[in-house]
């Protein structure tokens, strides 16, 4: 430099459970292992996803009474904001061990 061996040493820890924090997404700790060669770090350089708030649109209902005004709730979509995910992808930074070259 490059690579991850049907090898060795060591490492991390999904779902789930319990506890704490949070409005939520989620985070942390312990247990637990589905997986991981960067599953180490970075969320104000990119895309994506999740949460929540506001506005707008569509829809439903109530009320009203003839299609105009008003109210409520949910779902979906769009725009903007909030918080989160690095174990979604890509980028950036750092790094252990080893066969082979």
């Nucleotide at each position: 430099u490059g690579u991850g061996a049907c090898a060795a040493a060591g490492g991390c820890a999904a779902a789930c459970u319990u506890g704490u924090c949070g409005a939520a997404a989620g985070a942390c700790a312990a247990g637990g292992a589905c997986g991981c060669a960067a599953a180490g770090c970075c969320a104000u350089a990119g895309g994506g996803c999740c949460u929540u708030c506001u506005u707008c649109g569509u829809u439903u209902c109530c009320a009203a009474a003839u299609u105009g005004c008003g109210g409520a709730a949910g779902a979906c979509g769009a725009a903007g904001g909030u918080g989160g995910c690095a174990g979604c992808c890509g980028u950036g930074c750092u790094g252990c061990c080893g066969g082979a070259a």
c-di-GMP-I-GGC riboswitch aptamer from Paenibacillus monticola, 101 nucleotides, folded computationally. Of the family's consensus pairs, 90% are formed in the model. The sequence is in RNAcentral, with records from Rfam. The organism belongs to Paenibacillus, within Bacteria.